[in-house]
Context: one part of a larger RNA
RNA sequence: UGACGGGGACCCGCACAAGCAGCGGAGCAUGUGGUUUAAUUCGAAGCAACGCGAAGAACCUUACCAAGGCUUGACAUCGUAUGCCAUCUAUAGAGAUAUGGAGUUCCGGAGCAAUCCGGACAUAUAGACAGGUGGUGCAUGGUUGUCGUCAGCUCGUGUCGUGAGAUGUUCGGUUAAGUCCGGCAACGAGCGCAACCCUUGUGAUAUGUUGCCAAUAUUAAGUUAGGAACUCAUAUCAGACUGCCGUGGAUUAACACGGAGGAAGGCGGGGAUGACGUCAAAUCAUCAUGCCCCUUACGCCUUGGGCUACACACGUGCUACAAUGGCCGUUACAAAGAGCAGCAAACCUGCAAAGGCAAGCGAAUCUCAAAAAGACGGUCUCAGUUCAGAUUGUGGGCUGCAACCCGCCCACAUGAAGUCGGAGUUGCUAGUAAUCGCGGAUCAGAAUGCCGCGGUGAAUGCGUUCCCGGGUC
Numbered sequence: 001u002g003a004c005g006g007g008g009a010c011c012c013g014c015a016c017a018a019g020c021a022g023c024g025g026a027g028c029a030u031g032u033g034g035u036u037u038a039a040u041u042c043g044a045a046g047c048a049a050c051g052c053g054a055a056g057a058a059c060c061u062u063a064c065c066a067a068g069g070c071u072u073g074a075c076a077u078c079g080u081a082u083g084c085c086a087u088c089u090a091u092a093g094a095g096a097u098a099u100g101g102a103g104u105u106c107c108g109g110a111g112c113a114a115u116c117c118g119g120a121c122a123u124a125u126a127g128a129c130a131g132g133u134g135g136u137g138c139a140u141g142g143u144u145g146u147c148g149u150c151a152g153c154u155c156g157u158g159u160c161g162u163g164a165g166a167u168g169u170u171c172g173g174u175u176a177a178g179u180c181c182g183g184c185a186a187c188g189a190g191c192g193c194a195a196c197c198c199u200u201g202u203g204a205u206a207u208g209u210u211g212c213c214a215a216u217a218u219u220a221a222g223u224u225a226g227g228a229a230c231u232c233a234u235a236u237c238a239g240a241c242u243g244c245c246g247u248g249g250a251u252u253a254a255c256a257c258g259g260a261g262g263a264a265g266g267c268g269g270g271g272a273u274g275a276c277g278u279c280a281a282a283u284c285a286u287c288a289u290g291c292c293c294c295u296u297a298c299g300c301c302u303u304g305g306g307c308u309a310c311a312c313a314c315g316u317g318c319u320a321c322a323a324u325g326g327c328c329g330u331u332a333c334a335a336a337g338a339g340c341a342g343c344a345a346a347c348c349u350g351c352a353a354a355g356g357c358a359a360g361c362g363a364a365u366c367u368c369a370a371a372a373a374g375a376c377g378g379u380c381u382c383a384g385u386u387c388a389g390a391u392u393g394u395g396g397g398c399u400g401c402a403a404c405c406c407g408c409c410c411a412c413a414u415g416a417a418g419u420c421g422g423a424g425u426u427g428c429u430a431g432u433a434a435u436c437g438c439g440g441a442u443c444a445g446a447a448u449g450c451c452g453c454g455g456u457g458a459a460u461g462c463g464u465u466c467c468c469g470g471g472u473c
Stems, first nucleotide, its partner, number of pairs: 008473006015464002019428005026319008034310002042053002064305007073129001077128002079125005087102006105120006131294002134292003140288002142283003145279001147277001152191006158167003171182003197271004202238007212227002216225002241265001244259005321421001325380007337368003342361002347356003387418001392413007434456007
């Protein structure tokens, strides 16, 4: 000077408390440990690993295993030689590949032509070399997590101290904030805070098509004529600043509380933005890279298998245990997105998944598209049930060379556990929790995950003694 203390003082945070909904019990999904295995590829490990890398393992991916093959190599540059290459096809094979047949280079320049020169591509061959998801994240760059969006971390000059250092940054107030005010041997400054950026909430102006429809006509329909008011879209402005009033505060401050006006009030809500540093934190498997190691293999190709195993243990989720409900019929109201190797209407077939035919749309025009919870009517009457849907059987559909290992969906049948969950533990303070659907990325196919969108819409907050974390003295 720090760090630490079951030392003190002050302050903050869904930290506790007050509430609401969960997890921990069940079934299933998914990740992990363990075990098993020829292999179950590798990494991640308290918070900050465990629906994590993976925005999607049937082949591929794929790095793992078994078997069959290659050795200048699947890929790059360079020498020499050739144009038997590619492609199609037959045979053998699990395929890689091997053998046979058909086939026979391309471009530019010179030349009547033969041919020559240069380049591209392919094959053969020699070696230089390629190649390695092999090791080391404790050799590294880059990137990332975390404390933490916490309010801190420093510097110049001056002053003090023999010095390490101190001061400033402490103190009195105040703030979300080292935010601001006052004081002070300090005076200034930098990185952070805040603001500038995006979005949402109000208004004005401009522009009206594919969007909109008040008045006029018209239609089954904003359908058409028309309109430019409204909604909405796009752009540019305005608006909020403690600006105004009162009280408190230090007569003069920062600021706090209340009020007016206002769409919005004291940071209006949300996002992006992460200081100096900490954890030899994570990553050599995104990539790059030092050193070490392999080189007829630790490289490369192929077929099949595995990553999907299963006594068990843990994490994260989904669905339930029902009447604030289940089922049936009728009937409303979204937002945000995606679409040409795509989204696909209407119509027809099928109980359905889906299929057939096919209009429109590179989309404010067409399509996905039905929003669901809700409302109205009916039924069930407390039961392992008309709850719940696991599991299994049969028949079908779709994608794709191919659904056995190992996909998704539909119909019929089957109808398990489960009657609200021990100790313990998680999230959340408002359009939030809870609940209800919708979309997207990845993607041939394959979400209960992830990232978004809107609908309905609460309860509680006395307070800071205590638990946890953080800040200042």
This is a predicted structure of a 473-nucleotide part of an RNA (small-subunit ribosomal RNA, 3' major domain) from an uncultured bacterium.
Its Rfam family is "Bacterial small subunit ribosomal RNA". Gene Ontology terms of the family: ribosome and structural constituent of ribosome.